[in-house]
Context: one part of a larger RNA
Molecule: small-subunit ribosomal RNA, 5' domain
Organism: uncultured bacterium
RNA sequence: GACGAACGCUGGCGGCGUGCUUUACACAUGCAAGUCGAGCGGUAAGGCCCCUUCGGGGGUACACGAGCGGCGAACGGGUGAGUAACACGUGGGUAACCUACCCCUGACUCUGGAAUAACCCCGGGAAACCGGGGCUAAUACCGGGUACUCACCACAUCUUGCAUGGGAUGUGGUGGAAAGUGUUUAGCGGUCAGGGAUGGGCCCGCGGCCUAUCAGCUUGUUGGUGGGGUAACGGCCUACCAAGGCAUCGACGGGUAGCCGGCCUGAGAGGGCGACCGGCCACACUGGGACGGAGACACGGCCCAGACUCCUACGGGAGGCAGCAGUGGGGAAUAUUGCCCAAUGGGCGAAAGCCUGAGGCAGCGACGCCGCGUGAGGGAUGAAUGCCUUCGGGUUGUAAACCUCUGUCACCAGGGACGAAGCGAAAGUGACGGUACCUGGCGAGAAAGCUCCGGCUAACUACGUGCCAGCAGCCGCGGUAAUACGUAGGGGGCAAGCGUUGUCC
Numbered sequence: 001g002a003c004g005a006a007c008g009c010u011g012g013c014g015g016c017g018u019g020c021u022u023u024a025c026a027c028a029u030g031c032a033a034g035u036c037g038a039g040c041g042g043u044a045a046g047g048c049c050c051c052u053u054c055g056g057g058g059g060u061a062c063a064c065g066a067g068c069g070g071c072g073a074a075c076g077g078g079u080g081a082g083u084a085a086c087a088c089g090u091g092g093g094u095a096a097c098c099u100a101c102c103c104c105u106g107a108c109u110c111u112g113g114a115a116u117a118a119c120c121c122c123g124g125g126a127a128a129c130c131g132g133g134g135c136u137a138a139u140a141c142c143g144g145g146u147a148c149u150c151a152c153c154a155c156a157u158c159u160u161g162c163a164u165g166g167g168a169u170g171u172g173g174u175g176g177a178a179a180g181u182g183u184u185u186a187g188c189g190g191u192c193a194g195g196g197a198u199g200g201g202c203c204c205g206c207g208g209c210c211u212a213u214c215a216g217c218u219u220g221u222u223g224g225u226g227g228g229g230u231a232a233c234g235g236c237c238u239a240c241c242a243a244g245g246c247a248u249c250g251a252c253g254g255g256u257a258g259c260c261g262g263c264c265u266g267a268g269a270g271g272g273c274g275a276c277c278g279g280c281c282a283c284a285c286u287g288g289g290a291c292g293g294a295g296a297c298a299c300g301g302c303c304c305a306g307a308c309u310c311c312u313a314c315g316g317g318a319g320g321c322a323g324c325a326g327u328g329g330g331g332a333a334u335a336u337u338g339c340c341c342a343a344u345g346g347g348c349g350a351a352a353g354c355c356u357g358a359g360g361c362a363g364c365g366a367c368g369c370c371g372c373g374u375g376a377g378g379g380a381u382g383a384a385u386g387c388c389u390u391c392g393g394g395u396u397g398u399a400a401a402c403c404u405c406u407g408u409c410a411c412c413a414g415g416g417a418c419g420a421a422g423c424g425a426a427a428g429u430g431a432c433g434g435u436a437c438c439u440g441g442c443g444a445g446a447a448a449g450c451u452c453c454g455g456c457u458a459a460c461u462a463c464g465u466g467c468c469a470g471c472a473g474c475c476g477c478g479g480u481a482a483u484a485c486g487u488a489g490g491g492g493g494c495a496a497g498c499g500u501u502g503u504c505c
Stems, first nucleotide, its partner, number of pairs: 001504003005501005012372006018365002020330001025328003029325003034071003039068002042064002046062001047060005078283003088207007097200002102196008110144004119134006150175011180188002209255003216246003221243008258280004262273004285306005308319004336362001338361003344358001345356004375405004386395003411441005419432001422429002449494005454475003460489005470477002
């Protein structure tokens, strides 16, 4: 000098930041991912209309529970356990690859079929839920047709690269598409192919911890061939064959640790750190696994096993806050079970809109930084008090009183935003917030402490105590005159803070 700090004493206001560093301990409760009726069959509820025996019934589709279907749920948010590794950083490679939605280009969107939820009926179960029978729709599912450019195979020609190889053209063969909806206008969609953009997968060079009181390690191990698998290269997997591969330039083992942009310090070189914010990675009760999907081996999805908690009719079930708040526990220690989608951003939707603890705000904490205030000018008989005294006086001290002012801030009253672009036919639409800010009023009115004063180091006397009580960062003080302990007066330093402790330079 610095801090995500804590502790002691003290504490007026505001702005901006910031706040479980410990048990990746366990979690009550609520919320955190839905949306589309302009994909579909429909109508549980509400609205509207009609009828009514007042129980209800019918219609409409304004609207919409549940269901089928689509898109999203792989983003956003959290945490740092694991990981010494191509995890990260940086620079490259991919002729070994993928990419939903979006943009550009070209072409197409023909014709059929069989089901199944919802619903109705029956049944089982305490529940979670499940089974059987019957009916029905689709942008759900499955055929047929067409498809130069697509995929695969064969042949031929041309061209190109650092190797395996890549590209183009032609001929023949095999295979592969589609979905509709709409105020039937615009449009929104669907399919195939090529390109782009974005996001990713994989590979490589180099770089960044400690330990040799770890010296040898390795059998899918190292390489090859055939096969499998993947979007893709590869021992990734498998069968067989060979016997290799790594290591004192530190293999293998042990310990520690998420990495970086950066942050702190320092003249720099360097040292330490990786909280907030941003990028990447890993994880989601513990371990394992796959499903579907453009994308996951998936925090608020599924299956299995385990520990734990809960329900049970004992047969069987339910759960996962390292999301936001909140609780217990641990700890020196770390906040509200708040408001709003107004803005920014995200998902769905043609849109209106719905959802959004992302986000925007507010609350709490001097935890930090910054700003402001606790008044200004005048005022000597240098009042009183306190303290010291050589008893003359000195000091507190212009300090107070008193006079004249000011109005930051606080308080009261009146006015009162920007953020609004957008959306909507219009009316209208701001959580923050009656906040910031402006004007007026009132009256110095409500607002100062902490630490130190032996030397280092700025600031001295008196009394008490008597190696006691105590102080202390180092040197050291205290045993009867202690500037070093305690109190008081005075003084120094900093100031809404001041000291102490811890850690790093």